Overview
The prediction has a mean pLDDT of 84. This is a predicted structure of a 1514-nucleotide RNA (small-subunit ribosomal RNA) from Larkinella arboricola. It was read from a public genome assembly. Its Rfam family is "Bacterial small subunit ribosomal RNA".

[in-house]
RNA sequence: ACAAUGGAGAGUUUGAUCCUGGCUCAGGAUGAACGCUAGCGGCAGGCCUAAUACAUGCAAGUCGAACGGAUGACCUUCGGGUCAUUAGUGGCGCACGGGUGCGUAACGCGUAAGCAACCUACCUGCUACUGGGGGAUAGCCCUGGGAAACCGGGAGUAAACCCGCAUGGUAUCAUUAACCUACCUGGGUUGAUGAUUAAAGAUUUAUCGGUAGCAGAUGGGCUUGCGUUGGAUUAGCUAGAUGGCGGGGUAAUGGCCCACCAUGGCGAUGAUCCAUAGGGGCUCUGAGAGGAGCGGCCCCCACACUGGCACUGAGACACGGGCCAGACUCCUACGGGAGGCAGCAGUAGGGAAUAUUGGGCAAUGGACGCAAGUCUGACCCAGCCAUGCCGCGUGCAGGAUGAAGGCGCUCAGCGUUGUAAACUGCUUUUGAUAGGGAAGAACGGCCUUCUUGCGAGAAGGUGUGACGGUACCUACAGAAUAAGCACCGGCUAACUCCGUGCCAGCAGCCGCGGUAAUACGGAGGGUGCAAGCGUUGUCCGGAUUUAUUGGGUUUAAAGGGUGCGUAGGUGGCUUUUUAAGUCUGACCUGAAAGUGGGCCGCUUAACGGCACAGGGUGGUUGGAUACUGAAGAGCUUGAAGAGGGUGGAGGCCGCCGGAACGGAUCGUGUAGCGGUGAAAUGCAUAGAGAUGAUCCAGAACCCCGAUUGCGUAGGCAGGCGGCUACGCCCCACUUGACACUGAGGCACGAGAGCAUGGGGAGCAAACAGGAUUAGAUACCCUGGUAGUCCAUGCCGUAAACGAUGAUAACUCGCUGUUGGCCCUUUGGGGUCAGUGGCUUAGCGAAAGCGGUAAGUUAUCCACCUGGGGAGUACGCCGGCAACGGUGAAACUCAAAGGAAUUGACGGGGGUCCGCACAAGCGGUGGAGCAUGUGGUUUAAUUCGAUGAUACGCGAGGAACCUUACCUGGGCUAGAAUGUGCGUGAAGCUAUCAGAGAUGGUAGCGCCUAGCAAUAGGCACAAAACAAGGUGCUGCAUGGCUGUCGUCAGCUCGUGCCGUGAGGUGUUGGGUUAAGUCCCGCAACGAGCGCAACCCCUGAUUGUAGUUGCCAGCACGUAAUGGUGGGGACUCUACAGUGACUGCCUUCGCAAGAAGAGAGGAAGGAGGGGACGACGUCAAGUCAUCAUGGCCCUUACGCCCAGGGCGACACACGUGCUACAAUGGUGCCCACAGCGGGUAGCGAGGUGGUAACACUGAGCCAAUCUUGAAAAAGGCAUCACAGUUCGGAUUGGGGUCUGCAACCCGACCCCAUGAAGCUGGAAUCGCUAGUAAUCGCGCAUCAGCCAUGGCGCGGUGAAUACGUUCCCGGACCUUGUACACACCGCCCGUCAAGCCAUGGAAGUCGGGGGGACCUGAAGCUCGGCGUCAUACACCGGGUCAGGGUAAACCCGGUAACUGGGGCUAAGUCGUAACAAGGUAGCCGUACCGGAAGGUGCGGCUGGAACACCUCCUUU
Repeated sequence: ACAAUGGAGAGUUUGAUCCUGGCUCAGGAUGAACGCUAGCGGCAGGCCUAAUACAUGCAAGUCGAACGGAUGACCUUCGGGUCAUUAGUGGCGCACGGGUGCGUAACGCGUAAGCAACCUACCUGCUACUGGGGGAUAGCCCUGGGAAACCGGGAGUAAACCCGCAUGGUAUCAUUAACCUACCUGGGUUGAUGAUUAAAGAUUUAUCGGUAGCAGAUGGGCUUGCGUUGGAUUAGCUAGAUGGCGGGGUAAUGGCCCACCAUGGCGAUGAUCCAUAGGGGCUCUGAGAGGAGCGGCCCCCACACUGGCACUGAGACACGGGCCAGACUCCUACGGGAGGCAGCAGUAGGGAAUAUUGGGCAAUGGACGCAAGUCUGACCCAGCCAUGCCGCGUGCAGGAUGAAGGCGCUCAGCGUUGUAAACUGCUUUUGAUAGGGAAGAACGGCCUUCUUGCGAGAAGGUGUGACGGUACCUACAGAAUAAGCACCGGCUAACUCCGUGCCAGCAGCCGCGGUAAUACGGAGGGUGCAAGCGUUGUCCGGAUUUAUUGGGUUUAAAGGGUGCGUAGGUGGCUUUUUAAGUCUGACCUGAAAGUGGGCCGCUUAACGGCACAGGGUGGUUGGAUACUGAAGAGCUUGAAGAGGGUGGAGGCCGCCGGAACGGAUCGUGUAGCGGUGAAAUGCAUAGAGAUGAUCCAGAACCCCGAUUGCGUAGGCAGGCGGCUACGCCCCACUUGACACUGAGGCACGAGAGCAUGGGGAGCAAACAGGAUUAGAUACCCUGGUAGUCCAUGCCGUAAACGAUGAUAACUCGCUGUUGGCCCUUUGGGGUCAGUGGCUUAGCGAAAGCGGUAAGUUAUCCACCUGGGGAGUACGCCGGCAACGGUGAAACUCAAAGGAAUUGACGGGGGUCCGCACAAGCGGUGGAGCAUGUGGUUUAAUUCGAUGAUACGCGAGGAACCUUACCUGGGCUAGAAUGUGCGUGAAGCUAUCAGAGAUGGUAGCGCCUAGCAAUAGGCACAAAACAAGGUGCUGCAUGGCUGUCGUCAGCUCGUGCCGUGAGGUGUUGGGUUAAGUCCCGCAACGAGCGCAACCCCUGAUUGUAGUUGCCAGCACGUAAUGGUGGGGACUCUACAGUGACUGCCUUCGCAAGAAGAGAGGAAGGAGGGGACGACGUCAAGUCAUCAUGGCCCUUACGCCCAGGGCGACACACGUGCUACAAUGGUGCCCACAGCGGGUAGCGAGGUGGUAACACUGAGCCAAUCUUGAAAAAGGCAUCACAGUUCGGAUUGGGGUCUGCAACCCGACCCCAUGAAGCUGGAAUCGCUAGUAAUCGCGCAUCAGCCAUGGCGCGGUGAAUACGUUCCCGGACCUUGUACACACCGCCCGUCAAGCCAUGGAAGUCGGGGGGACCUGAAGCUCGGCGUCAUACACCGGGUCAGGGUAAACCCGGUAACUGGGGCUAAGUCGUAACAAGGUAGCCGUACCGGAAGGUGCGGCUGGAACACCUCCUUU
């Protein structure tokens, strides 16, 4: 510079990830329809369904310049003439225009060609001609029949009607000559001879016609190449069928038709059959390639009520012509007739759905005519419809107290609607009114003038508009006349409130809704489009999701079980020719419209016009020759062969061998054998099992043996022989591309199975028995038949697997091994073919593959396209059968899947902890009682807590109160608190009603300062504002708590690895109580946890001594630290010290471990406490408290009395006391610590048997007091008993607290004196100052239901071999179909509902073909009559239609029947996923309610452990 203008994705499988894969959405389009809504105009479009049936009107006529008449009017010289109309004859038209898409898969259409095999009215050009006769018939008149439609008879008539004659050619035919041509079944040109065939006239005299012929133009006919839907579950079709000769027929070729002859023709490159369909230009979509469509407009075809047929004609087998048959409708006098809207309107019907029974021939076009003109539902217009496209408008500017109202909120207020409105100014499209007002009109006719040889032409004048007084223009007033629809969870742009409560509903996919719904409905607000907006249907796109462009097949769907090989596809090196493919130039064609960009016209646009471009694997022709092809000639490297070696469980047949199992016989020998987890069935005293000998039989071949070898695969293993096939190596002698692949086809093909005949030892489906079990049609055991073996013949399938088709080439290394060859220094090295492991690059979603590719390429074949339904049904093929091969659909789901990740789990593995087990001691479970809970009851028995982690728990004190519950009585701004008009001290006393709350009455009372006003304090307190709720939601929450668990874990930053989830770190080797520490390491660090820091306790030191202590000194007492004094000791309470594996020995790299080690009060964390990581359980608590939302408001709030929370057939938990002599009872006698105390502890004294009462010192406490400690010890008694055990229960009498002990307190005394004699299954606590046992104190509290809870000290044990098992936990690893995470997931039968579908006696309908019978009209042939080729009749042929019988195909329906799918909570089991509790799965066979079980063979897509081998690393 040229060319090119063109390509977006998202949601959804998972806990998360990557991939595969389907479903869905966003876009465009539409002859649309439906819902809501609607101002105007322009342009276009408008029965997609019933090619269903049609009332009514119109849609094809015209010519009087072809003809004879008729009718009417006018004129008349009365002869007639003129004008108008037109029934008939005649001519032309009616084959165009208009409609529809039934049929048609075809030369129908498209495209490109051919006709030397053809026709063409009207039109154009040219040539020639148009002479002379004859005849009939309609109309008209007369007449007959008929309801009608209409039909007939007689008479008579015209023409451009019909027929001879003449003439005639470049026409036609026959014979024939010459020349030309070349795509030669020939054609053309020029001749000759013979034969045959023409014509029409009208009239205004200028024209219009007529005949023959040639040519053109236009329109057609025929033929051919190529292209043109789906089904192979349609594979064979064909008798005029294929061809030939001859003939007929046609405008013309041709089996188009006929006679004869031949036997062909078509087909996997898809014939035939079935289904569907008019084709194209073009239209929609798409980046394109493609995909889809054929409505409007244009071209072609086909059709015209259904089927057939011809006639006329230039042209038809004829939409508004004819005949016949059929169905249907109508008329009828019942005898007969008529009809065909898929023309324009219109009607009915169908349907989701599609318009006026309009105007006009003014324009364009058509028919006829000389013309005027007539006709024209073609056409031009108008009407209806937002059906679409395009354009315009519904106002513009200013305007903040950001008005009111609405809505929302954290609510004195703020936000939003919103510059929106009001208000001010401006404009006037559109609409309304009024006025003006087109273009489309050019012709033609007539008149005038001019030109012209004739046709004719030019100029002027005159006349013509359905649309339409429309478009358009102007004036006028006035914001005036004009906005909706859908959506707002994500995809996808747009959010809040209320209502509802898995209801009502939404939903395109994912999915929303079970009381805080941006997803339902309404509202406010917002978003998007806009006279429209949404929805539905359909098509393309996105979808590279059928992949030519542009996909795949180890594990996701997908490699055929294996080989041989046909067709086909593909094919080594060199060279020559050719030019089919390929590339290129020129020419022809690809109608118009449409499309693209450009220019132009309607105010713009849509729309329209003009020129250009573009569009076909198209055709013809010239050229190029690299590659492919074709033909020829060569080559050797692919392939094959020869020769020489060599290998093996390759195959088939035969012979032989030993061991073992089993059996038979005989012997020895005696009581069991056998079998299992344990047993039993079974065998055995009629002698088993064991053992010895001999014999028989069948099947399989130990060791060698391997990761080995061979074979195409299946598969192949004792030894020897025979037959046979093959591989590899060496050599480079032969051929010379002979090759690769391989649809169909053919062959082979484990095991099971089938058939026939053998054989049968062992094993062993089925079956039987025994066990196991809830059951056990199983797993285990004892038996056992088919079968397993042989021969012959079938079957033809497997996880027939390397889940990996064949062939060829190329692409780092390391290391084994088999066979051969070469070299060798004998260590080894090289090479070819095979067979293994690891790995580079690369590939892959990853796992992984990696010269044996899943890498990079080439060729050929096979196969896949979401899951289920289903490898099923139907059909066909194969099989004796079992079954195999081929192989769908309806319906249904939003997934199904692959690989990998993190968890969780496992009746997987490894390692390790814990009073987890074990070893011990004492309990619980039995009794009585206490207490809590369930249940039941009740007016209420308030509420909560419910496996572990609820149940002597919330409650550390229910007689009233508490109290939340029930009954009854009351209050309503309320019982409390704040503000506070106002009033007054507060308050006290008395009294009445009442159960009380409450209400009433009377009386007393008036603070401080100040004279007072007033100020301050206090109290009461109206109205009002803030109430109140132990009502609901712990699944809306905060806080607090339980539990895993005082378990050792849980994470982060940076780096590194991985596409990613994620991993690494944190794993590994040691060690620890510990992720404690050490070592190693792509990690290096860090945080929360662990530990330590804190408290108590154990030793000691210092300091300090009162209320504590008392050795020494002194005083004093009956006695006592009582007193003076003392700090020594004990003790008190503050601060230190001390312990760190520091030292020794052993082991160890270290960390650390071990030791009756040393030292020490204490030793390896000295003992105990406080302290609880990330998180889990939607754990617990809305009733401690707080709090969102909801609910109640003369009550779900508040007050009061009484009751209840204490009930009682029962059940469970936690405890107390016991059952007794290690004890009870009585008497005597010691030794603590933690604590408490003024409405209190209370010494002492007195009284009482006692509880207790009275009195009362001291003490706010190291001072006083509680206060007695108890067990222990001493003495005595009891002698084994329901007791001198045990104390429940009950009676009586008391004490104390309190307003009050009835429901419902504790204590004391007397009396009573129950169960209970050590506790079933099961189960709990505890490892040392622990368990056990003994008492003491405290909180709450008037009192106490405390045997509870929290503490304190006294006495004071036993046992731990050990980690197999139970439970819980930690780490690593493994499997997984789990992730709500094993309390998971999930399979099949049965039962129920719904849905579609297969089979099916039958039944109904449709389809085409064949056979037979019959056969209309028409055409044709023959006969006959006839002048006749006309016509009538007869016969033959053809043939629509009708009928009969049989078979086939398709569809509907159906008693009954089969399975399938779907469906919150049905039944039975538990098959699969973990080793899923018997590893699973595949094929096959048998069996069983069901999943399924078992046999045989196969696979790993099986876990764990052990062993072997190989590889890698150190």